[in-house]
Context: one part of a larger RNA
RNA sequence: CCCUUGCCAAGGAACUCGGCAAAUUGACCCCGUAACUUCGGGAGAAGGGGUGCCACGGUAGGUUGAAGUCAGGGGAAGCCGCGAGGUGGAAACUGACGGAGGCCGAGGUGGUCGCAGAGAAAUGGCCCUGGCGACUGUUUACCAAAAACACAGGUCUCUGCCAACUCGAUGAGAGGAAGUAUAGGGACUGACGCCUGCCCGGUGCCGGAAGGUUAAGGGGAGGGGUGCAAGCUCCGAACCGAAGCCCCGGUAAACGGCGGCCGUAACUAUAACGGUCCUAAGGUAGCGAAAUUCCUUGUCGGGUAAGUUCCGACCUGCAUGAAUGGCGUAACGACUGGGGCACUGUCUCGGCAGGGGACCCG
Numbered sequence: 001c002c003c004u005u006g007c008c009a010a011g012g013a014a015c016u017c018g019g020c021a022a023a024u025u026g027a028c029c030c031c032g033u034a035a036c037u038u039c040g041g042g043a044g045a046a047g048g049g050g051u052g053c054c055a056c057g058g059u060a061g062g063u064u065g066a067a068g069u070c071a072g073g074g075g076a077a078g079c080c081g082c083g084a085g086g087u088g089g090a091a092a093c094u095g096a097c098g099g100a101g102g103c104c105g106a107g108g109u110g111g112u113c114g115c116a117g118a119g120a121a122a123u124g125g126c127c128c129u130g131g132c133g134a135c136u137g138u139u140u141a142c143c144a145a146a147a148a149c150a151c152a153g154g155u156c157u158c159u160g161c162c163a164a165c166u167c168g169a170u171g172a173g174a175g176g177a178a179g180u181a182u183a184g185g186g187a188c189u190g191a192c193g194c195c196u197g198c199c200c201g202g203u204g205c206c207g208g209a210a211g212g213u214u215a216a217g218g219g220g221a222g223g224g225g226u227g228c229a230a231g232c233u234c235c236g237a238a239c240c241g242a243a244g245c246c247c248c249g250g251u252a253a254a255c256g257g258c259g260g261c262c263g264u265a266a267c268u269a270u271a272a273c274g275g276u277c278c279u280a281a282g283g284u285a286g287c288g289a290a291a292u293u294c295c296u297u298g299u300c301g302g303g304u305a306a307g308u309u310c311c312g313a314c315c316u317g318c319a320u321g322a323a324u325g326g327c328g329u330a331a332c333g334a335c336u337g338g339g340g341c342a343c344u345g346u347c348u349c350g351g352c353a354g355g356g357g358a359c360c361c362g
Stems, first nucleotide, its partner, number of pairs: 001357008010348002014346001019343001027051005036041001038191001052112005061104004068097005078087003113117001125341007132333002137149002153189007165175003192328004197258003202255002204251005211246003217240002222235005259277005286320001287317001298314005
């Protein structure tokens, strides 16, 4: 010097990206507990107090419950009778009373010892306020556990049963399902609450007995080759010919999209209002410098002595916005941001000690 462990004056996060690490807290009993809330919760909230041993004391109390007694029940042995039977009343069993003994066991009062009584070990630090995701779950076996995936719930769509869909060699067959639209497949969203605006021009999907276009095929006007001819053989115009495309409609919890310029109010500023151009339609509610804001450390307020972070506002949204869901939300989270209390060798700033290395000998 390295690893590891223990302790530390005064201060107490000044450390640092960040309280990382460590420390604090810790068990049981009692008291006592806020906002908020889906009335379950939040809660072990928070915050306090108690805890050894001895005596009263075999304590109060709780629990279990033997013997026995009484009642019910039953009818044995024995005895009588030739016999049917009679007599006799025992045991099991049930209930009540009964309390032997066992076990559990506070609280209180008094006393007593130590620095210290959950005397060791094990055993939550807490609070306030944001973001995201409702939640328990799942995941990158070996750098990521998360706001990612899943999830109940919501919506759209396909599927009438030899279902749709999937596997399979274009098969048989199988799954779906020994199910049958309250079922099964696909897609998106993601508890719950309040909601989910406008656009169908493009793309997709669905519908459309017309019309246009359109292949093979049908058709065969007309024509070519050859032949004396019959014929054989080619080319071939009208016209008739599907789906598809065109066309006509519908459909956005389908893919997606949701404007510009100029002017205007009796201070100024701003513009409810007007004009104009374009569009399929020009972003509603809500939210907003945001997991989204470039300019930006925006501006104001809060917190600090001091705050590019944080919280609350404002709205000039570079480039929010409604199931690529919007905005809220109790509870939950080894998630993530900010603040505080407690506590500490994180630090001021270092010191000491134990163990193991390093080093020396072998």
This is a predicted structure of a 362-nucleotide part of an RNA (large-subunit ribosomal RNA, domain IV) from Fervidobacterium nodosum Rt17-B1.
NCBI's taxonomy places the organism under Bacteria, Thermotogae, Thermotogales, Fervidobacterium, Fervidobacterium nodosum.
The full RNA is in RNAcentral, with records from SILVA.
The prediction has a mean pLDDT of 91.